[in-house]
RNA sequence: AUCCAGAAACGGCAAACCUGUCGAAAGGCAGCGACGCAAAGUUACGGGUCUAAACGUAUCGUAUGUAAUACGCAUGAUCGCCGAACCGCCUAG
Numbered sequence: 001a002u003c004c005a006g007a008a009a010c011g012g013c014a015a016a017c018c019u020g021u022c023g024a025a026a027g028g029c030a031g032c033g034a035c036g037c038a039a040a041g042u043u044a045c046g047g048g049u050c051u052a053a054a055c056g057u058a059u060c061g062u063a064u065g066u067a068a069u070a071c072g073c074a075u076g077a078u079c080g081c082c083g084a085a086c087c088g089c090c091u092a093g
Stems, first nucleotide, its partner, number of pairs: 004093001005091002012037002018031005035080001041086003045083003048078003055072005
């Protein structure tokens, strides 16, 4: 130095709830908070999962459709779902 591993130490991150804010929503951001995490650091690259505005189709209605309902659909989201890539603290071993 590299690989494996995770006892110890220095530390690190921060779930849910709540408040504010952005968003159609999923969810994001900030504050509080701490469920947990040896990559719970970064990247939506592959898969999974979530949402369905717009769009499309159908229905309802028939006086009007710029309305309502249902179904489909990601270009939206999730890295604290999994895999992959990149970077990384420490050392009883």
A computed fold for a 93-nucleotide RNA from Thermoflexus hugenholtzii JAD2, annotated as c-di-GMP-I riboswitch aptamer. Lineage of the source: Bacteria > Bacillati > Thermoflexia > Thermoflexaceae > Thermoflexus hugenholtzii. The sequence was found by an Rfam model in a public genome assembly. The coordinates come from a structure-prediction model, not an experiment, and the mean pLDDT is 86.